[in-house]
RNA sequence: GUGUAGCUUAACGGUAAAGCACCAAGCUGAUAACUUGGGGAAUAUGGGUUCAAAUCCCAUCGCUGCC
Numbered sequence: 001g002u003g004u005a006g007c008u009u010a011a012c013g014g015u016a017a018a019g020c021a022c023c024a025a026g027c028u029g030a031u032a033a034c035u036u037g038g039g040g041a042a043u044a045u046g047g048g049u050u051c052a053a054a055u056c057c058c059a060u061c062g063c064u065g066c067c
Stems, first nucleotide, its partner, number of pairs: 001063003006020004014051001022038005044060005
C1' cells in the first nucleotide's frame, strides 16, 4: 500500500455496478460464434464512530513494495 462475485475491475458516507465466466432459450445437422433472458458478493475477521460505513477510526489475519 492492498483485501468487493469463479476471474479482472467499479462504487462523492446514502443502501453494491460492469466485463468475462456460469445457467436457460433462440440460431445450427452438431459445436463455436452471435442474439435474448436469468442467478450469484452480509465487501478478509472482530470492534468503534454515525440516522446511515465497502468507504472514516482501532485491532487482528493474508498478500505486496520500500527502508
Molecule: transfer RNA
Organism: marine eukaryotic metagenome